Predicted 3D model of a 73-nucleotide RNA (transfer RNA) from a Candidatus Omnitrophota bacterium. RNAcentral holds the sequence, with entries from ENA. Taxonomically the source falls in Candidatus Omnitrophota (Bacteria, Pseudomonadati).

RNA sequence: GGGCGGUUAGCUCAGUUGGUGGAGCGCCAGAUUUACAUUCUGGAGGUCGCAGGUUCGAGCCCUGCACCGCCCA
Numbered sequence: 001g002g003g004c005g006g007u008u009a010g011c012u013c014a015g016u017u018g019g020u021g022g023a024g025c026g027c028c029a030g031a032u033u034u035a036c037a038u039u040c041u042g043g044a045g046g047u048c049g050c051a052g053g054u055u056c057g058a059g060c061c062c063u064g065c066a067c068c069g070c071c072c073a
Base pairs, nucleotide, nucleotide: 001072002071003070004069005068006067007066010025011024012023013022019056027043028042029041030040031039049065050064051063052062053061
């Protein structure tokens, strides 16, 4: 230098054909307990890597860039 994959909640990851962003774990509160743990219920937490484009509408499509991994030279 070239090719491929990845970037979404604190962590690990889903997200179908473009139509108001989710799960598990974790965190907070309540119930249960003498207390802790477990269990149950509820809740908070997101610029969807950055910038632009297409569109009535983008996590999803297009372009550039950044970062991580693999391969080729």